[in-house]
Molecule: transfer RNA
Organism: Desulfuromonadaceae bacterium
């Protein structure tokens, strides 16, 4: 170059056929429990859902295009 992938919280991933939530865990903070740490427990707070366009009454999801980066061929 050709073909497929994958990109959602600091990190790892969910997300069903467009409409319920934008989420879980582990990492922060703050509390509770302990003599004090750990462990467990509970609360909080973090997001341009890679970027732009379009379709739709509505897009994380569909469509086109770009960027990352991972694999397979050459």
């Nucleotide at each position: 170059g050709g073909c497929g992938g994958u990109g959602u919280a600091g990190c790892u991933c969910a997300g069903u056929u467009g409409g319920u939530c934008a989420g879980a865990g582990c990492a922060a903070g703050c509390g509770a429990c302990u003599c004090a740490u750990a462990u467990u427990c509970g609360c909080u707070a973090g997001g341009u859902c890679c970027g732009g366009a379009g379709u739709u009454c509505a897009a994380a999801u569909c469509u086109c295009u770009g960027c990352a980066c991972c694999g397979c061929c050459a």